The RNA shown here (small-subunit ribosomal RNA) has 1400 nucleotides and comes from an uncultured prokaryote. Its Rfam family is "Bacterial small subunit ribosomal RNA". Its family is annotated with structural constituent of ribosome and ribosome in the Gene Ontology.
RNA sequence: AUGCAGUCGAACGGCAGCAUGAGAGAGCUUGCUCUCUUGAUGGCGAGUGGCGAACGGGUGAGUAACGCGUAGGGAUCUACCCCAAAGCGGGGGACAACUCGAGGAAACUCGAGCUAAUACCGCAUAAUCUCUUAGGAGCAAAGAGUGCCUCUAUUUAUAAGCAUUCACUUUGGGAUGAACCUGCGUUAGAUUAGCUUGUUGGUGGGGUAAAGGCCUACCAAGGCGAUGAUCUAUAGCUGUUCUGAGAGGAAGAUCAGCCACACUGGGACUGAGACACGGCCCAGACUCCUACGGGAGGCAGCAGUGGGGAAUAUUGGACAAUGGGGGAAACCCUGAUCCAGCAAUACCGCGUGUGUGAAGAAGGCCUGCGGGUUGUAAAGCACUUUUGUUGGGGAAGAAAGGGGGUUUGUUAAUAGCAAAUUCAUUUGACGUUACCCAAAGAAAAAGCACCGGCUAACUCUGUGCCAGCAGCCGCGGUAAUACAGAGGGUGCGAGCGUUAAUCGGAAUUACUGGGCGUAAAGGGUGCGUAGGUGGAUUUGCAAGUUGGGUGUGAAAGCCCCGGGCUCAACCUGGGACGGUCAUUCAAAACUGCAAGUCUAGAGUACAGUAGAGGGUGGUGGAAUUUUCGGUGUAGCGGUGAAAUGCGUAGAUAUCUGAAGGAACACCAGUGGCGAAGGCGGCUCUCUGGGCUGAUACUGACACUGAGGCACGAAAGCGUGGGUAGCAAACAGGAUUAGAUACCCUGGUAGUCCACGCCGUAAACGAUGAAAACUAGCCGUUGGGGAUAUCUUCCUCUUAGUAGCGUAGCUAACGCGUUAAGUUCUCCGCCUGGGGAGUACGGCCGCAAGGCUAAAACUCAAAGGAAUUGACGGGGGCCCGCACAAGCGGUGGAGCAUGUGGUUUAAUUCGAUGCAACGCGAAGAACCUUACCUACCCUUGACAUCCUUCGAAUCCUGUAGAGAUACGGGAGUGCCUUCGGGAAUGAAGAGACAGGUGCUGCAUGGCUGUCGUCAGCUCGUGUCGUGAGAUGUUGGGUUAAGUCCCGUAACGAGCGCAACCCUUAUCCUUAGUUGCCAGCACGUAAUGGUGGGGACUCUAGGGAGACUGCCGGUGAUAAACCGGAGGAAGGUGGGGACGACGUCAAGUCAUCAUGGCCCUUAUGGGUAGGGCUACACACGUGCUACAAUGGGCUGUACAGAGGGUUGCGAAGCGGUGACGUUACGCUAAUCCCUUAAAGCCGGUCCUAGUCCGGAUUGGAGUCUGUAACUCGACUCCCUGAAGCUGGCAUCGCUAGUGAUCGCGGAUCAGAAUGCCGCGGUGAAUUCGUUCCCUGGCCUUGUAUACACCGCCCGUCACACCAUGGAAGUGGGUUGCAACAGAAGUAGGUUGCUUAACCUUA
Repeated sequence: AUGCAGUCGAACGGCAGCAUGAGAGAGCUUGCUCUCUUGAUGGCGAGUGGCGAACGGGUGAGUAACGCGUAGGGAUCUACCCCAAAGCGGGGGACAACUCGAGGAAACUCGAGCUAAUACCGCAUAAUCUCUUAGGAGCAAAGAGUGCCUCUAUUUAUAAGCAUUCACUUUGGGAUGAACCUGCGUUAGAUUAGCUUGUUGGUGGGGUAAAGGCCUACCAAGGCGAUGAUCUAUAGCUGUUCUGAGAGGAAGAUCAGCCACACUGGGACUGAGACACGGCCCAGACUCCUACGGGAGGCAGCAGUGGGGAAUAUUGGACAAUGGGGGAAACCCUGAUCCAGCAAUACCGCGUGUGUGAAGAAGGCCUGCGGGUUGUAAAGCACUUUUGUUGGGGAAGAAAGGGGGUUUGUUAAUAGCAAAUUCAUUUGACGUUACCCAAAGAAAAAGCACCGGCUAACUCUGUGCCAGCAGCCGCGGUAAUACAGAGGGUGCGAGCGUUAAUCGGAAUUACUGGGCGUAAAGGGUGCGUAGGUGGAUUUGCAAGUUGGGUGUGAAAGCCCCGGGCUCAACCUGGGACGGUCAUUCAAAACUGCAAGUCUAGAGUACAGUAGAGGGUGGUGGAAUUUUCGGUGUAGCGGUGAAAUGCGUAGAUAUCUGAAGGAACACCAGUGGCGAAGGCGGCUCUCUGGGCUGAUACUGACACUGAGGCACGAAAGCGUGGGUAGCAAACAGGAUUAGAUACCCUGGUAGUCCACGCCGUAAACGAUGAAAACUAGCCGUUGGGGAUAUCUUCCUCUUAGUAGCGUAGCUAACGCGUUAAGUUCUCCGCCUGGGGAGUACGGCCGCAAGGCUAAAACUCAAAGGAAUUGACGGGGGCCCGCACAAGCGGUGGAGCAUGUGGUUUAAUUCGAUGCAACGCGAAGAACCUUACCUACCCUUGACAUCCUUCGAAUCCUGUAGAGAUACGGGAGUGCCUUCGGGAAUGAAGAGACAGGUGCUGCAUGGCUGUCGUCAGCUCGUGUCGUGAGAUGUUGGGUUAAGUCCCGUAACGAGCGCAACCCUUAUCCUUAGUUGCCAGCACGUAAUGGUGGGGACUCUAGGGAGACUGCCGGUGAUAAACCGGAGGAAGGUGGGGACGACGUCAAGUCAUCAUGGCCCUUAUGGGUAGGGCUACACACGUGCUACAAUGGGCUGUACAGAGGGUUGCGAAGCGGUGACGUUACGCUAAUCCCUUAAAGCCGGUCCUAGUCCGGAUUGGAGUCUGUAACUCGACUCCCUGAAGCUGGCAUCGCUAGUGAUCGCGGAUCAGAAUGCCGCGGUGAAUUCGUUCCCUGGCCUUGUAUACACCGCCCGUCACACCAUGGAAGUGGGUUGCAACAGAAGUAGGUUGCUUAACCUUA
C1' cells in the first nucleotide's frame, strides 16, 4: 500500500436490489417459463428520525502538577437503569428522500416542485418545578406494537373503545458515572536567591452544572521564599516488580486503577457526557489524486509494509464462551475477547532407554615401554515402550434461545402480556482437543561452556613477547596445566556460554551502621542572629508518645490454609499482611506547652592579686652609620683562597663633639599575658580580661552556632612622611663546564610612622567549642587556708603550665584528668590517586589575588604506621700494605707475549672492571686443528647386531699433491663334539653411528669472587595483631660471635680456633748408596780401603710452648703490659683447609647431560694454507740506559729436582753451537752439575761510550719426512732506540722487598712464561685526618632489579580528551513590537425569513 466498523421497518416517507403472493398478458410442452401491474407480504439499498459513537482498543510525547497516591470536604451535574407522584389534550407549517433542470475532471454543489414522522413549532393544562418586588409570573409531552369485542358505531369485521407492552413529558428520591476544593506525600541542581501586577485580598457586576480573579470595574498593597520560592534539567503516577537478613537501593514491561495524548498547533459545535483516535473548522508540515480550476488523508486499533536497529510475531479462525452497542425480540455488529500460528523469550513437567556384560576388544591418547586411560563405556545377551508414528474410541467447556404443555398475576376476558415450572429439540472457533485402547520397535531424539589462582576439573603436540588469551591478578621471548589443536576431566543439561542492565557482597554515603593527631577530613580566631539542645520541683493541658474502638488502605500480586488440572508451572476459595492515614475514647511516666516555686549552672555587687594583655604621650643608655675637628701613616676590607670596593684629595685605627633612625643586651625561665594572630628598656595616662576570698543579690538569664559582623603574622598595594642598619630586584668580583645560585663588595623597593586596603600561612598541639566522670608520681607560675623554730620548712586547696605513667583507646606510632579514655549537646569537614583547589560562572579586591568550585580524560593504585635488608659526599667504634713512612717498579725505549681493532679465502673457538688480556694453551713448522681452499667417501674413521666370502698379515709395481685407484707376489695359522667357533679383513642390507653444531639464561660436576672477612642460623621460651624482635644488643677484651661479666632468655648447629703437613731445638731407634772424630792402610790428591755410630745427614718414634710461673693494670673476671726460664712466647714461621649466601659470574670446546638442529653433510679422509697477517691502541714481562757498573784473569760456597725412545762422564775434533766414540747409572752409588752474585787482581774514566744490544748481511750447528711462509742455538760483521721516563699507577712489613743464579713440567725441537730451589740480604710503620675494601651499633630514606636505585621538568614527533578562539549555524527562554486564521461572546449595518406575534 491493502483488508477489517454500528443498529432499529415494532418512529417515518418509501421500494433501488432479492424473494413470495395476487391480478393481467404472452409462449406453449397444461403446469411450467417470460413480460407487465400491484408495497399486499418476507424483508430492505439510499434518505428523514432515535440510540450508540465520550465505552472498548493503543501509546507515554507532554506534565515536577491537586497530575498521581492517601485521607477528607461541599457549592454541583448525571443519558440509559430502579422507586415514587402527576401527565400524555388539541392544532400548524416545513425539509430530505423522490421528480425535473443546471454546474463540476472529481469531491461534490445549486435551483424549482411534491411529501411523512417518535423531525420541527405554537396553543391548552400544570405542580411540593423555576423565577419573584412575595402581589404574582413562567414552563411539557409522541406515539408505536399486540390482543379483545363487554359497552358505542357501522357491513361479516373493523373503527372508536377497552386491555396490555414499549416509548414520551414534568417532578422528587436512589444507583452509577463525572466535575470542583483541601491536608499530607511525590527527582536533581544554590556555579538558579530573590519571584509576582490579575499578582494577594475586598466590594459590585458577569459567567459556569457548580465554589472561586474564572472574567471585569473600583479599592487596598499585598502574596510566595533558605522548612529552598523562581529558574534549569530529567520524568507519566500508583497497586506493584527485582534485589536485600532487614533498613534500603533500582525499576514502573505484562495484569489492574488514575492521568495525558491521537500528524503538529489553535478552536469551538453537537450532546447527559467530548473541546471528541477511526467527527467538524482554521493554520502548518508531509503524502496522494487532478482536466491545474480544485480536492482527499491521518494505524500511539488488529494484521501487514518500509525505515531505523543488537533486537521483537500471522495481511489466521470464530463470535461457541465472557463482555459491549442497537433492537420488543429473533437477530445483527464487535481485530474487545476466545482460540490457533511464529520465537527454548521465561516458568513447569517429560524423554533421548533399563539390566547384564572383562577377551578389560579394536581405535584414540599418554608412557618410566612394564603398562595406564578412554572403560561396563561399546559390541554381545535379556528386557521395557513414556514421548513420537499408525489405527480406533472419546469427555468437559452449553448456560441460554426459540417451540409445546402446566401454574400464577393483570384484566370484563378462558385474549394478550409478564413471571415460574416442565417436555422434546437446537447452538463448539479451538478440534485430527484433553483423555483412553491397540500395533510395531531401542527403534526417531545431546549439546554447550570450562579445566593457572579466585573456582570443580591435566596431560601431550604445535607456536616462540609471534599468533593469540584475559572478569581481576596476569600468561606467551624453545621444555606454556594460562595461546591453538588433541586425548582425558569438571560443571550444567534441551539447554549452555557471551554481552548489556539492576541489587547484593560494599559498614565503599554508615537511619539501622563509618570517620577527621600522622592515612581523605577541625573552619586562622572570636562575638553573635536564626536554628538545635538544655538544671531541680509542683499543678494543669494533651501537640509528640502509648493503648483500645471505628472507617478506609480496590481487585490482582506476596504470605498462610484448602480445592481443581495424573504432578508442577498455572487456575481457584477463604484468611492474614500492608499507612508518618483519618476519626474517636482513654492514659499522663518522658519530651513539649502554660502557670508557679527553687539554687547546685550562669551572672552581679564587695575586697584583694599576678602579668612582655591593648591604645596614647614622654623619656633613657649601649651599639651601628654619617659628619666637624685632632693624632697618625700605608694600607684597609674581605675570603677556603682571592678579587671587585675604600685609601696619599690621608682611609683603616684612635680621641672629643654633633646628627639621625631603628631595635631594646644582661634579667630570661619546657616563666607570664592574650580568643587567635601575637606581646619584652623605663615611665605617665586611658582600658580589656583572668584568678582568689567571704558574704549578699538575680533566679536557668545557659551551651553551641548556618548565614552575618569583628579581629587576623609576613609579604604586597594606595596616599603622605621617614630611612641608621639590614636588604628582594639590580650591578660588580669570585666559584664553576656553565653559575641568571651558594661566597664577597655595593645597593633600590621594603623593613619604621600615620591613614586606608589585602584576608592569606606548616594561621600547628597538623588535635573545634561546652559539660560530666575515670589510678597516681614529680617539677614550676599565680592566689588562698592551716601549721611551724613566724622571711626560709612541711602540708591542704584552687587556676594555669611542663615531664612520666595505670586502666582504657589506637592500624601502629603514640594519647593518657590539659585524653586521641567513657558519655552527652551543637557546629565545621571527609569519601581512591592525578586532572585541581584548576576551568567556567558568581561575589569581594585598586591590583596582586582571595572565596565558592566542577567535568572530560587518565591510572590501579596514591597514602599511613611499623619491619627486615641495602644505601648515604649521616654519626660512633674497629680491622686490612687501605693510607701514611719506606724500598723497588710499571707508564717513556727496543724486544717477547696476550688482547682489542683492522685485514684476510681463513686469520678456529672461548675468557671482557676488580674477579678477561705470559688466561684455557705444562709449549700451533706437519700433526695438534676445531678455521680456509681444493680433491675424495657415504652404514661411514669409531660401537653393537645380521648375511656372504676370505686366515690374518707381509713385500712390491704404475698413476696421482695425497687420500685413493688399478695390479703383481708371498702366506693358508689356533680351538673343535667336524656342524662350527674365537680373533681379523672384505662386500652387502638396515637399525644406527658421528657432530669442538646451538642453548652455561634448561642442567650436573668443577672453578672464580666478596673472603680466611667473622660472620650465618636453629629449637624451646618470652614480647608484638603482624612482618618480626629477643638470643646475636650492652660493659670490657680478642686475630676471631675469642673469652668474661651483665642480661627474658636458655641452649645448640655451620663458621673461628684446634686436630693434619712442613720448618725451627733436643732425645731415642736404625747405619747404606750417606758420614769420618778417634785407630790403621794407601795416594800427587780424594772416606779411596779396613773399620767405626761419636758428629753431619737420612727417616721412624717421642719430648717441647700451656699465658704454665712472677710482678703490675683490670670488676677479685676475661684479658693486657713487663719479666724470668727457654732453641722457640703469647696463633713461633709457612701450607692445606673457604660458613649461610651473592654475582642467571665462568665453562655444553675437559667430561657428563635435557631439548633443538645436520644426516651423499654442520659427519669422515687427504694435501696445501691459516691460527705467526699489521697503520694502530692496551695489559703482562725481559733487556737496558751504566762506574754499587761493563769487559778480562784467578778463586770459594748451595738447595731442590730430573734421567733407559733417557741422563750421558772421561777422551778426541771444532773459536763455538756441536760432533764423534762410549765408561757408568732403573739412581743418597752414575750423569745432568763449572752454581751465580761474592772475593782477589788489573782495565775502562762519563762518552750514546769497552754502556746498550735491537736490526740487517754472511757462515754454520741441532731436532725433525720437512725449518719458505714459521724453530732454537753458534761464530764473524753490523750497532737502532734508549742518558731513569708526563698525567697516572702497582707490589712489598723479615729471611720479607731487592738482587743472584739453579732445577722441573710440557716437549722430537722450540721460554723473557709458569711451577719450584737455594745464595747475598735491607729500609720504614709517627699514626688512623684523608682515599679504597670490610665488620658491629645507631640514624634518615619516596630505595627492595636495593644508589649502576629512584626520580623531576623543558624540548622534538604522533595521537586522545578538555578549555579558549575572529566567527558561524541551530535550539530553548524573557522582554518589546508588527501582522493576524478559524472560533466564541458582544455591538452595529446590510440582506433573507414557512409555522409564532403585531398592523393592514